[in-house]
RNA sequence: GGAUGCGUAGCUCAGUCGGUAGAGCACUAGGUUGAUGUACCUAGGGGUCGGAGGUUCAAAUCCUCCCGCGUCCA
Numbered sequence: 001g002g003a004u005g006c007g008u009a010g011c012u013c014a015g016u017c018g019g020u021a022g023a024g025c026a027c028u029a030g031g032u033u034g035a036u037g038u039a040c041c042u043a044g045g046g047g048u049c050g051g052a053g054g055u056u057c058a059a060a061u062c063c064u065c066c067c068g069c070g071u072c073c074a
Base pairs, nucleotide, nucleotide: 001073002072003071004070005069006068007067010025011024012023013022019057027044028043029042030041031040032039050066051065052064053063054062
C1' cells in the first nucleotide's frame, strides 16, 4: 500500500428484507426468606448505536470519507 471483518448500556453480546434501541451480568430501590447473602422476585437508572457527510417521510441498518482494533496479501 491492497483486501476483508469488527466498533451498539459499566462488561459480554443481539438487533441481518430501513419503521419509536434490547438481553444477560453488573448497579440502585423495594420485597421474599431464619438470614445482614455467593439465593429468589419486582421495579428503576444507564447508550442515540466510533466520527462526519449523503440518500429517505423515516437510517444502528443503505452510500461516501475518516478514526481505532484484528486477520490475510504484497
Predicted 3D model of a 74-nucleotide RNA (transfer RNA) from an uncultured bacterium. Its Rfam family is "tRNA". Its family is annotated with triplet codon-amino acid adaptor activity in the Gene Ontology. The sequence was found in a public genome assembly.